[in-house]
Small-subunit ribosomal RNA from an uncultured bacterium, 1393 nucleotides, folded computationally.
Model confidence (mean pLDDT): 84 of 100.
The RNAcentral record of the sequence draws on ENA and SILVA.
């Protein structure tokens, strides 16, 4: 003492990038701002600088006296005078400008240009060195001399600055003397070390010193030795990126001898030699002062070099030396350059990277302040002077730390705001008001520090002569500051950011892919917790956010601590130098390693424990840390090194051994093509089908002969060989390796391998051959919308050989080489051993399955992707890109090496669920096929589109809209249009009041709504009821949104599916169950099975129909000619039962389920039909049935009325009807047979009447009774294939019916008219049995108005081999880059921007 999250997917696991939460900062910006303490403050232009200051001091070294003080006081002036003014000359042991001289100016202060270096850090060396001032010790200080400043005179120049002549002092300079433990040289003796050498002692020769001042105390000077301090030089180790920088170097490397230096040295020079550095990265390029530290981090690390400390470098740019102890000198000199300034144009002056300050640059960084009081420095004996070092103050929220903006009580939970499910509640909120209290801070007043003690002066004491101690005196910039006391009074003081997830904090309004937000994912297209505002909340707080940068998270460069089969990543293969690693044993050594001791690792910083400021920040004491380097002593297991000996690795030998191993030569047959020559005749060839092509000049086919080149059938394999690429007829020669056995020999000789060398498919290139086949390019023919392709006919390079080049491949086991270890099983190749054999053992290969283990999974699994060891290669998000540039190789093509800008938030691996496939398997359906009938052509009906219109109301639009909503638009309906009139309203509720109205009838106006006039007119149990009206509150909307909704509905589909619980499997999504073998109409049933059960669906239960028994019978039925009456057998009606269950038999089958056949039966395998529609899909349809959120209208988008429209009509489509005729039309006979319904504002018989629709009239019937009601197809006759005796549209006339009303716009009848149409192109639809087809009947709606719809019965077929194909569906499986799910995804070109 180690924290994670978001984001790739429909979901999952993994890989992998991007992003966030933390900390930091010399910071900047937005908004805001009360106080104090302690720090910090040009990161950019080492850009340029106005002005002032930043280094002087010493008269106790000197000559002196420009200024001042003091002493003395002249001339002169004023005054009668005293005196005043004045101040010369002189003096001064006061002082001092300029000058000589000494010391200092090399410190302190600034900056980071340069520098990749002994520059820095660390550790050493200096036997190769110097050191002013300071300390200690010894010795000495004798004599002499010459000048030159200042000054004076003359003089040049604009100035800066000089020139000439003359005088002069010194601690300035020079000479002589003396001297040593000094220097040089020589000699003798001794000692030590580390190579050169060093030290000690003795002798000789030569050379070199000095300065005074003075208060007489001292101080200064010279020589020498030592110390301290500081400095120089040298060395080991460490110290950025780049190899797309690989070779660099002539003073270069070394030597000898000189020179030079304080000192070593090519530092310099002469000569000699040819070295020296470099893949352990020289040389070059780029960047950069280094360190202590600082930030971050668990640490290892990574980043950093502001402030403070150490070292270095620099001082306008470049160069050079002088002086000096020390400099090659920030505020010195000289030269050159750029720039600025002055000028009389001749010449001169300057250097803020010192402190302030200015301009400029920039996102950005302060005062032209005070003081030497303290600390420190220079000079001086000292006083003292100087000091932009320093101490303080000023500015800045720039950072860290501290304090405050009040405290307690106070619920009518006030007002106001906001929100809501809104008579009310929630929240703001004890918050406010209000009461009491406090006074930090603020304002005012009073007092008022510490920092100061020394030096020095005076006095005293001690020792005894310059030291120490004591007393007194002097000294504060900051500052009247800190601080204390008193007074006043809650009085003077809160913001910023955020509120979709990450991430603490939610609602309303506005906006409507707009405006905008955004760190990542992403929000915004009319209900935005994501934009803007508001209310509320959250976080931090005198600050808060944003931006830039660094570390962290990131184990995302992995030493700690990663990987490479498929995610990025094993080199194509081998050999092999350097390098790395290396079997077993003994002895030695002690380099690595380990332990103890010593030195060093500056201080500051950090950590711990304390101490001082009221606390803290801050300051400070002690300890620790500083993981390092050097040195010393010891240990010897391991590694290294040296030596001896070993055989298990490796190799040799001997004996065997298999092979498409390599190179060269020879030989062979089949096939193909060509040539020659026969036979032979019309085609051949080719394709999905064709054509181009070949062929009567004889092809193809077939026979014989000949030639050419290339490749080697069968054997042949899961085989064999090789390092890989690769290697295949037979044979010869040469060459190479493998494996086995023996254990004779060597004795670790081994493994791996960057650079290097060699080999290296195919294609390609060069030269020369060869050329049969095949075949890029090319040509032609097809295919196609096109077809620069796939297919076909030809065909050149090439394919083959020799020699040379190229050097790449999905060169793959997508798996580097070597060694060791780790459960089994089953094949096979080559050896060996045992065994008669079956078989067993063993070595080397080559395959399958699997345990453990590993892995994200798929999978691998002794031939590892397991467990370990060694070495090499390679990877670090996708795209850009294996591209560009450079280098190198190549004849070229091209290869190798190999970036960046920019851009995205992913790209990717494995597996899962679905969907999909012109994938596979199984199966079903009027899906196809087999049939029957239609529609598409005509006329008409109806719906739709379109067009038109004042309006042609609205909706439905592939299947799943279009005779649909609508089961019935003349008015109404009606929602649309024109016009007229209404506004609490046309309908409804409620409260209060009033009235007995209202209404009806009549008249008048008006298109009507409506308006006006007249007549008439309630009930009561007295509580009221009923109705009208007035007023108030509610209204109303077929207006929008079906993409805000409920409900309802269509479709897949009456398809057989859809799920759950528990268990099990999988890291997980998920799987299993539900798969499999059978079977079924069916996830129906059976069997099996890590599943066992269950639910919604299927089936059944329900209705109807087909058969029967029984019961009951009127209106039904029966006998009789009818009625009455009788009966209930039959038909029928309608209630309860029965019946059908693969129940029985046989065969097949797993003895199952079940299938097939049969019997019986009215009916047989769900008997026929209906109702019944799982989980879900299509943002499917409907806001116009209804309900409903939000939005919108309110004298209108509401409501009333008249008229019109929904019925329009160049056209297009859907659905029906009627036809085109003889299976028919018409007429006649009128003969027979239904079912199901309807009927009171109704159905209506019989009768009469009309040609008819109909009319008059009205029995019966609320229905098994009466009525509609006649069923129609049937039968007979006629027509004779025609636009007809088909067909009936259209039109005219005359009528009927309904209804206020048939003009727009109804239906029907009669007469007349008599259109298109002669069976329908492409394409298309329904139907499997009482079905299709055909025939009529009824009903709903409805005043009237069906060819539609919903029902009913009559007559009544054909066909189904079968599942290849079309369509739809189900199950299993497979592929996938799809998941909005193939109407997907996605690539390229073009166009626009």
């Nucleotide at each position: 003492u180690u924290a994670g999250a978001g984001u790739u997917u429909g979901a999952u696991c993994c890989u992998g990038g991007c992003u966030c939460a933390g900390g930091a900062c010399g910071a900047a910006c937005u908004c805001u701002g009360g106080c104090g303490g302690c720090g910090c403050g040009c990161c950019u232009a080492a850009c340029a600088c106005a002005u002032g200051c930043a280094a002087g001091u010493c008269g106790a070294a000197c000559g002196g006296u420009a200024a001042g003080g003091c002493c003395c006081g002249a001339a002169g002036u004023a005054g009668c005078a005293a005196u005043a003014c004045g101040g010369a000359a002189g003096g001064u042991a006061c002082a001092c400008g300029a000058g000589u001289g000494g010391c200092g100016c090399a410190c302190g202060g600034g900056u980071g240009c340069g520098u990749a270096a002994c520059g820095c850090g660390u550790a050493u060396g200096u036997a190769a060195u110097c050191u002013g001032c300071c300390c200690u010790u010894g010795a000495c200080c004798g004599g002499a001399a010459c000048a030159a400043a200042a000054c004076a005179g003359c003089u040049g120049g604009a100035a800066a600055c000089g020139g000439c002549u003359g005088c002069u002092a010194a601690u300035a300079u020079u000479c002589c003397a003396u001297g040593g433990u000094c220097a040089u040289u020589u000699u003798c003796g001794g000692a030590g070390g580390c190579a050169u050498c060093u030290c000690c002692g003795g002798g000789g020769a030569u050379g070199u010193a000095a300065a005074g001042a003075u208060u007489u105390a001292u101080u200064g000077g010279u020589c020498a030795a030592g110390g301290a301090u500081g400095a120089g030089c040298a060395u080991g180790c460490g110290u950025a990126u780049u190899a797309u920088u690989a070779g660099a170097u002539a003073g270069u490397u070394g030597g000898u001898g000189g020179g030079g230096u304080a000192a070593c040295g090519g530092c310099c020079c002469a000569c000699c030699a040819a070295g020296u550095c470099g893949a352990c990265g020289a040389u070059g390029a780029u960047u950069a002062g280094g360190g202590g530290u600082u930030c971050u981090g668990a640490g290892a690390g990574g980043a950093u070099u502001a402030a403070c400390c150490c070292c270095c470098a620099c001082a306008c740019u470049g160069g050079a030396a002088c002086u000096g102890a020390g400099a090659c000198a920030c505020g010195g000199u000289c030269c050159a350059g750029a720039c600025u300034c002055c000028u009389a144009c001749g010449g001169g002056a300057g250097g803020c990277a010192g402190c302030a300050g200015u301009a400029g640059g920039g996102a950005a960084u302060a005062u032209u302040g005070g003081g030497c009081a303290a600390u420190g420095g220079a000079a001086g004996g000292a006083a003292u002077u100087c000091u932009g070092a320093c101490c303080c103050a000023g500015c800045c929220a720039u950072g860290c730390c501290g304090c405050g903006u009040g405290a307690a009580g106070g619920a009518a939970g006030a007002c106001g705001g906001u929100c809501c499910u809104a008579u009310g509640g929630a929240u703001u909120g004890u918050a406010a008001a209000c009461u009491u209290c406090u006074u930090u801070u603020a304002u005012c007043g009073c007092a008022g520090a510490g920092u100061a003690a020394a030096u020095u002066g005076g006095g005293g004491c001690a020792c005894g002569u310059g030291u120490g101690c004591c007393c007194c005196a002097c000294u504060g910039a900051g500052a009247g500051u800190a601080u204390g006391c008193g007074a006043u009074g809650a009085a003077u003081a809160a913001g910023u950011a955020u509120c979709g997830g990450c991430u603490a904090a939610c609602u309303c309004c506005g906006u409507g892919c707009c405006a905008g937000c955004a760190g990542c994912c992403g929000c915004g297209g009319u209900a935005a917790u994501a934009c803007g505002g508001a209310g509320g909340a959250u976080a931090c707080g005198a600050g808060c956010g944003u931006u830039a940068u660094c570390c962290g998270g990131a184990u995302u460069u992995a030493u700690u601590g990663g990987g490479u089969u498929u995610a990025a990543a094993g080199g194509g293969u081998g050999c092999g130098c350097a390098g790395g690693c290396g079997g077993a044993u003994c002895g030695g050594u002690a380099a690595g390693u380990c332990a103890g001791g010593g030195g060093u690792g500056a201080a500051a910083a950090g950590u711990u424990c304390g101490u001082g400021c009221u606390u803290a920040a801050c300051a400070u004491g002690a300890a620790u840390c500083g993981u390092g380097c050097c040195u010393u002593u010891g240990a010897u297991a391991c590694u290294g090194c040296c030596g001896g000996a070993c055989u298990a690795g490796a190799g040799u030998g001997c004996a065997a051994u298999a092979g498409a191993c390599g190179u060269g030569g020879g030989c062979g047959g089949a096939a193909u093509g060509u040539g020659a020559u026969g036979u032979g005749u019309a085609g051949c060839g080719g394709u999905g089908a064709a054509a181009u092509g070949c062929u009567u000049a004889g092809a193809u086919a077939u026979g014989u002969c000949a030639c050419a080149g290339a490749a080697c059938a069968c054997c042949g394999a899961u085989c064999g060989a090789g390092a890989a690429g690769u290697c295949a007829g037979c044979u010869c020669a040469c060459g190479a390796g493998u494996u086995u056995g023996c254990a004779a020999c060597u004795g670790a000789c081994g493994c791996u391998c960057a650079u290097g060398c060699a080999c290296g498919a195919a294609a390609g290139c060069g030269u020369g051959g060869g050329g049969a086949u095949c075949a890029a390019a090319c040509a032609g023919g097809a295919u196609u919308a096109g077809a620069u392709a796939c297919c076909c006919u030809g065909g050149u390079a090439g394919u083959c050989c020799a020699c040379g080049c190229u050097g790449u491949a999905a060169a793959c086991g997508a798996u580097g080489a070597u060694c060791a270890c780790u459960c089994g099983u089953u094949g096979u190749u080559g050896g060996c051993c045992g065994g008669c054999g079956a078989c067993g053992g063993u070595c080397a290969g080559u395959g399958g399955c699997c345990a453990a283990g590993c892995g994200a999974a798929a999978g691998c699994g002794a031939u590892a992707a397991g467990u370990g060891a060694u070495c090499c290669a390679c990877c670090u998000g996708g795209g850009g890109a294996g591209u560009a540039c450079g280098a190198u190789c190549g004849c070229a093509a091209g290869g190798u090496u190999g970036a960046a800008a920019c851009u995205c938030a992913a790209a990717g691996g494995a597996a899962u669920u679905g969907a999909c496939g012109g994938g596979g398997g199984c199966c079903c359906g009027c899906a196809c096929a087999a049939g029957c009938g239609g529609a598409g052509g005509a006329g008409c009906a109806u719906g739709u589109g379109g067009u038109u219109u004042a309006a042609u109301u609205c909706g439905a639009u592939g299947a799943u809209a279009c005779g649909c909503g609508a089961g019935g638009a003349a008015c109404c309906u009606u929602a649309c249009c024109c016009g007229g009139g209404c506004u609490u309203g046309a309908a409804c509720g409620u409260a209060a009041g009033a009235c007995g109205a209202c209404g009806a009838c009549g008249c008048a106006g008006g298109a009507g709504a409506c308006u006006g006039c007249g007549u008439u007119u309630c009930c009561u149990u007295c509580g009221g009821g009923c109705g009208u009206u007035u007023u108030g509150c509610g209204a109303g909307g077929u207006g929008c949104u079906g993409c805000a909704u409920g409900g309802u509905u269509g479709u897949c589909g009456u398809c057989a599916g859809c799920u759950c619980g528990u268990g099990c499997c999988g890291u997980g999504a998920g799987g299993u169950g539900u798969u499999a073998g059978g079977u079924u109409a069916a996830g129906u049933c059976c069997u099996g099975c890590a599943a066992c059960g269950a639910g919604c669906g299927c089936a059944a239960c329900c209705c109807u129909u087909a058969c029967u028994u029984u019961u009951a019978g009127u209106u039904g039925c029966u006998a009789c000619g009818c009625a009455a009456g009788a009966g209930c057998a039959c038909u029928c009606u309608a209630g309860c039962a029965g019946g059908a269950c693969u129940g029985c038999c046989g065969u097949u089958g797993a003895c199952a389920a079940a299938a097939c056949g049969g019997a019986g039966g009215a009916a047989g395998g769900u008997g026929g039909g209906g109702a019944u529609g799982a989980c879900g899909u299509c943002a499917a349809a409907u806001c116009a049935u209804c309900a409903u959120g939000c939005c919108c209208c309110u004298u209108a988008u509401g409501a009333c009325c008249u008229g019109g429209g929904c019925u329009a009509c160049a056209c297009a489509c859907g659905u029906a009807c009627u036809a085109c005729a003889a299976u028919g039309g018409c007429a006649a006979u009128c003969a027979a047979c239904a079912a199901a319904g309807a009927g009171g504002a109704g159905c209506a018989a019989a009768g009469c009447u009309g040609u008819g629709a109909g009319g008059c009239a009205g029995a019966g019937c609320a229905a098994a009774u009466c009525u509609c009601a006649a069923a129609a197809a049937a039968u007979u006759g006629u027509c004779c294939c025609a636009g007809u005796u088909c067909g009936g549209a259209u039109u005219g006339c005359a009528g009927g019916c309904u209804g206020c009303a048939a003009c727009u716009c109804g239906c029907c009848u009669g007469c007349a008219u008599g259109a298109a149409g002669u069976c329908g192109g492409a394409a298309u639809u329904g139907c499997u049995a009482g079905u299709a087809a055909u025939c009529g009947c009824g009903g709903a709606u409805c005043a009237g108005a069906a060819u539609g719809c919903c029902g009913c019965g009559g007559u009544g077929a054909a066909u189904a081999c079968g599942u290849u194909c079309c369509c739809g569906g189900g199950c299993c499986u497979u592929g996938c880059a799809c998941u909005c799910a193939c109407c997907g995804c996605c690539c390229g070109u073009c166009a626009a921007g």